[in-house]
RNA sequence: AGCCGUAUAGUUCAAAUGGCAGAACAUAAGACUCUGAAUCUUAAGAUACAGGUUCAAGUCCUGUUGCGGUUG
Numbered sequence: 001a002g003c004c005g006u007a008u009a010g011u012u013c014a015a016a017u018g019g020c021a022g023a024a025c026a027u028a029a030g031a032c033u034c035u036g037a038a039u040c041u042u043a044a045g046a047u048a049c050a051g052g053u054u055c056a057a058g059u060c061c062u063g064u065u066g067c068g069g070u071u072g
Base pairs, nucleotide, nucleotide: 001071002070003069004068005067006066007065010025011024012023013022019055027043028042029041030040031039048064049063050062051061052060
């Protein structure tokens, strides 16, 4: 340098053929407790970046960036 794959919450992962972005753990608040742990309830939190197609994009197309693999 060419080619392939991949990027979603703090972490690990979902989301059929485009149609309400979710779960678990973690975090915060509350309940419980003499205090803490455990348990229960609630809350906050994300589609790598820039464009395009579409009524509608995490999903399709193009480019860029990061990571992994592969060829020379």